[in-house]
Order: sequence, then structure tokens, then C1' cells
RNA sequence: GGGCUGAUAGCUCAGCGGAAGAGCGCUGCUAUCGCAAAGCAGAGGUCGGGGGUUCAAAUCCCCCUCAGUCCA
Repeated sequence: GGGCUGAUAGCUCAGCGGAAGAGCGCUGCUAUCGCAAAGCAGAGGUCGGGGGUUCAAAUCCCCCUCAGUCCA
């Protein structure tokens, strides 16, 4: 320098055009003499950045950044 894969909640990841979810974690409640486990409820997200296409983009296209991997 080139090819490919990835970047989404605090962590691990899903979601591949109709606008964001799960598990764990966190907070509150129930329950217990109390704690844990369990059940219920809740908070937490400029979907890596910029631009484009579209009525509509996390999703499709282009550029850039970062990480991994392969080739030279």
C1' cells in the first nucleotide's frame, strides 16, 4: 500500500429499509428477622464520524477514523 471482517446501553451481543432490543450489570418495590436467590417495575443509546440515496437509514452507496485478520 491492497483485500476481508467488525464498531449498537456500563459489559457481551442481536436487529440488514418502517425508526432500537435481549442477557448480565445498575436503581426501586414485593418478599425475608436480615442478606442472597426469585418475581415485578424503571433508568441508561448523537447505532464510530461526515456526506449521499429514499416518503423513511443502525440497515443501502461514498469518504474518513479505530480494532482484528490476510497478502505484498
Predicted 3D model of a 72-nucleotide RNA (transfer RNA) from a Pseudomonadota bacterium. Its Rfam family is "tRNA". The family's RNA type in Rfam is transfer RNA. RNAcentral holds the sequence, with entries from ENA.